Notes
Model confidence (mean pLDDT): 88 of 100. A computed fold for a 350-nucleotide part of an RNA from an uncultured bacterium, annotated as small-subunit ribosomal RNA, central domain. Rfam family: Bacterial small subunit ribosomal RNA. Its family is annotated with structural constituent of ribosome and ribosome in the Gene Ontology.
Context: one part of a larger RNA
């Protein structure tokens, strides 16, 4: 390198933006750079093949022919692909009118609840477990009232609901913003898709630096359990969870399914919008568009299942696979404050 694949078998890159590159609508003009024809040169010889021929055969040798798929010109051909100008409106994009949403940042407010302080009331026992026990409590706990201080998290609504690119996002107002969706067709006129490095986000944990600290809870103590119990169950508890700022880039970062386009039966829920219809009045009835589920035809699948939100039918372009351990491990690189993270093998052995 062919080739053949990546849901679960090895294999889709965590997402996005986006450079360089590859791909690229619709209609005539042109050009001729590929592209295709004829023709000229060249393609040494000998190999190689094909006919004849010489050594008694044969290997060998000789002599014609054929090839030698290439390369360079010269010349035509204009469909398709570049290219060059013109021009279109279907792709994409703006403007116009709408509504919907836990998208994100930022301020400030609210209430239950847990602790804890402080005072009232009250006593003798509270917690906790299969059962106990540390543990707490007559210095008066627990249980109740009442003020009060602090941190965190937002029941109910709520929903296989909604928003985001993924990671995610859930009290309430108040600003600051980013996207989709839907109508409409003034407007620009292919302005498009992917996208190697690149850049940019990226849950937990985990690191710096300051601050915060109710609950909770790795480590640790202790109490049981147990043959042991470095657990599992209980009592307590420290980093950490929180909050600003700068780091780390990981993951069952999953739909274990990269993205765009186009095509290919239908049935059903439920979301956001527009449109008819009937009526005094449309959540109800008909259609359409977007997302989001269920089911299933055809077709694919090894099978399980996928199945207009495809794992079907095709093109484009990325990214990864190539037995199973050795190992995501040595080792150099490149990144980190460290933890480590990223590129990533080989002996060896089955």
């Nucleotide at each position: 390198c062919u080739g053949g694949g990546c849901g679960u078998a090895a294999a889709g890159g965590g997402a996005g933006c986006g450079u360089a590159g590859g791909c690229g609508g619709c209609u005539a003009u042109u050009u001729a750079a590929g592209u295709u024809g004829a023709c000229u040169g060249u393609g040494a010889a000998a190999u190689c093949c094909c006919c004849g021929g010489g050594c008694u055969u044969a290997a060998c040798c000789c002599g014609g022919g054929a090839a030698c798929u290439g390369c360079a010109g010269u010349c035509a051909a204009a469909a398709c692909u570049g290219g060059a100008g013109a021009g279109c409106u279907g792709g994409a994009g703006u403007g116009c009118g709408g509504g919907a949403g836990a998208g994100g940042g930022a301020a400030g407010c609210g209430g239950a609840a847990u602790u804890c302080c402080u005072g009232g009331u009250g006593u003798a026992g509270c917690g906790g477990u299969g059962g106990a026990a540390u543990g707490c409590g007559u210095a008066g706990a627990u249980a109740u009232c009442a003020g009060g201080a602090g941190g965190a998290a937002c029941a109910c609504c709520g929903g296989u609901g909604g928003c985001g690119a993924a990671g995610g996002c859930g009290g309430c107002u108040u600003u600051c913003u980013g996207g989709a969706c839907c109508g409409u067709a003034a407007c620009u006129g292919a302005c498009g898709c992917u996208g190697a490095g690149g850049c940019u986000c990226g849950a937990a944990a985990g690191c710096g630096u300051g601050g915060g600290g109710a609950g909770c809870a790795a480590a640790c103590a202790g109490g049981a359990u147990u043959a042991g119990a470095u657990a599992c169950c209980c009592u307590g508890g420290u980093a950490g969870u929180c909050c600003a700022c700068g780091c780390c880039c990981u993951a069952a970062a999953c739909g274990a399914u990269g993205g765009a386009u186009a095509c290919u039966a239908g049935a059903u829920g439920a979301a956001g919008g527009c449109g008819g219809u009937a009526u005094c009045g449309a959540c109800u009835c008909c259609g359409c568009c977007u997302g989001u589920g269920u089911c299933g035809c055809a077709g694919c699948a090894a099978a399980c299942g996928c199945g207009u939100u495809a794992a079907g039918u095709a093109u484009c372009c990325c990214g990864c696979c190539u037995g199973g351990g050795g190992a995501g491990u040595a080792c150099g690189g490149c990144c980190g404050c460290a933890a480590g993270g990223u590129u990533g093998a080989a002996a060896c052995u089955c």